Predicted 3D model of a 74-nucleotide RNA (transfer RNA) from a Clostridia bacterium. The prediction has a mean pLDDT of 80. Its Rfam family is "tRNA". Rfam links the family to the GO term triplet codon-amino acid adaptor activity.
[in-house]
C1' cells in the first nucleotide's frame, strides 16, 4: 500500500440476539478491628464506552469516517 483483530474504571477484563441505572477483580479513599502493621469486614470515589457523525422510541453492541496499536499480505 492491502486485509483482519482489538481500544470499556489507574491495571487486567467481562457485558448474550440493542432494552431501566454500564459490570467485576486488584488497586484508591475512609471507617471497623489491633499497642502497631498486616489479615479480615464495611462503605465510597473514580467512566465523554479511543475520537466525530449516522440509524433508531431506545447504541458499549448496528453502520461510516478518522486516530492509536498489534498481525498477516505486498
Nucleotide at each position: 500500500g492491502g486485509a483482519g483483530a482489538c481500544g470499556u474504571a489507574g491495571c487486567u477484563c467481562a457485558g448474550c440476539u440493542g432494552g431501566u441505572u454500564a459490570g467485576a477483580g486488584c488497586g484508591c479513599u475512609u471507617g471497623c478491628u489491633u499497642g502497631a502493621c498486616a489479615u479480615g469486614c464495611a462503605a465510597g470515589a473514580g467512566g465523554u464506552c479511543a475520537u466525530a457523525g449516522g440509524u433508531u422510541c431506545g447504541a458499549g453492541u448496528c453502520c461510516u469516517a478518522c486516530c492509536g496499536c498489534c498481525u498477516c499480505c505486498a